Annotation: RNAcentral holds the full RNA, with entries from ENA. Large-subunit ribosomal RNA, domain VI from a Solirubrobacterales bacterium, 263 nucleotides, folded computationally. The coordinates come from a structure-prediction model, not an experiment, and the mean pLDDT is 89. It matches the Rfam family "Bacterial large subunit ribosomal RNA". Gene Ontology terms of the family: ribosome and structural constituent of ribosome.
Context: one part of a larger RNA
RNA sequence: CGUUGGAGAGUUGAGAGGAGUCAUCCUUAGUACGAGAGGACCGGGAUGAACGCACCGCUGGUGUAUCUGCUGUCCUGCCAAGGGCACUGCAGGCUAGCUACGUGCGGACGGGAUAACCGCUGAAAGCAUCUAAGCGGGAAGCCUCCCUCGAGAUGAGCUCUCCCAUCCCCUUGAGGGAGUAAGGCCCCUGGUAGAACACCAGGUUGAUAGGCCGGCUGUGCAAGCGCAGCGAUGCGCUAAGCAGACCGGUACUAAUGGGCCGA
Numbered sequence: 001c002g003u004u005g006g007a008g009a010g011u012u013g014a015g016a017g018g019a020g021u022c023a024u025c026c027u028u029a030g031u032a033c034g035a036g037a038g039g040a041c042c043g044g045g046a047u048g049a050a051c052g053c054a055c056c057g058c059u060g061g062u063g064u065a066u067c068u069g070c071u072g073u074c075c076u077g078c079c080a081a082g083g084g085c086a087c088u089g090c091a092g093g094c095u096a097g098c099u100a101c102g103u104g105c106g107g108a109c110g111g112g113a114u115a116a117c118c119g120c121u122g123a124a125a126g127c128a129u130c131u132a133a134g135c136g137g138g139a140a141g142c143c144u145c146c147c148u149c150g151a152g153a154u155g156a157g158c159u160c161u162c163c164c165a166u167c168c169c170c171u172u173g174a175g176g177g178a179g180u181a182a183g184g185c186c187c188c189u190g191g192u193a194g195a196a197c198a199c200c201a202g203g204u205u206g207a208u209a210g211g212c213c214g215g216c217u218g219u220g221c222a223a224g225c226g227c228a229g230c231g232a233u234g235c236g237c238u239a240a241g242c243a244g245a246c247c248g249g250u251a252c253u254a255a256u257g258g259g260c261c262g263a
Stems, first nucleotide, its partner, number of pairs: 001152001005163007015149004021049007033038001051106005059100004066093005071086006110144003117137004166178004170173001183261004187203005208254003211250005217243003224237005
């Protein structure tokens, strides 16, 4: 921009893409077959491999705005306690998130038309013949069935709901313009959404983010004071103190005010 009034939702599915794999074991059955050695079809069940999709409850990884320990040095006047720098200074843990080495699920079943091939009936050609007329069976393959996208499918589909025509101008037209309706956008607060855009949740009739409060979780028992010890240190107050992303609550802060588009 189109889809022939303008919107907000929900759909149909033309079409496109994806998937499609394999192995081992048990059973049927040591049966059929075979002198024996060996050893099935058909059917039923189980376990896996690789691959794919999803997820983070479990097991692990990461986790440079988290906690603790430790070294050197500079600084906060000194002690103590801290801050900076040293690869995140080093080391030991770790929430969320992201993840695989973790977990769940998938390939199927079924239907249709067929290939090679196997048949029925059957003439040409009194026989024979699956074929010439006609009718069956038959593949991991084809079309469906399963998953995803999908009406720019210009062949532009369908359903529901909402809005309802005021004014001006001319060259009088399906003309141009203005203000509106439903609705939308700008703008702002944000997001597990994200390159930008888009999408989604919100914008005071508000829990969208921050703050604060509570919880969970992680570290692992703070500072200070007291007690014991010559001291290093230990013990008590203390399962303390501190803390990113997690789960809730709470309008304290910021989403103000407003503008534009739009039959």